[in-house]
RNA sequence: GCGGACGUAGCUCAGUAGGUAGAGCACUGCGUUGCCAACGCCGAGGUCGCCAGUUCGAACCUGGUCGUCCGCU
Numbered sequence: 001g002c003g004g005a006c007g008u009a010g011c012u013c014a015g016u017a018g019g020u021a022g023a024g025c026a027c028u029g030c031g032u033u034g035c036c037a038a039c040g041c042c043g044a045g046g047u048c049g050c051c052a053g054u055u056c057g058a059a060c061c062u063g064g065u066c067g068u069c070c071g072c073u
Stems, first nucleotide, its partner, number of pairs: 001072007010025004019056001027043001029041003049065005
């Protein structure tokens, strides 16, 4: 220098023929208990790496860019 994969909640991940985002764990509160744990219920938390484009509408399509990993020279 060239090519490819990945980047979504604190963590691990799902969601890709475009219709304004979910699960588990963790966290807050409540219930149960003499207390803790466990269990049950509720809740908070992310505009999807960043910028731009296409579109009525983008996590999803296009371009650029940054980061991580792999391969080639």
A computed fold for a 73-nucleotide RNA from a soil metagenome, annotated as transfer RNA.
The sequence is in RNAcentral, with records from MGnify.
Rfam family: tRNA. It is annotated as a transfer RNA.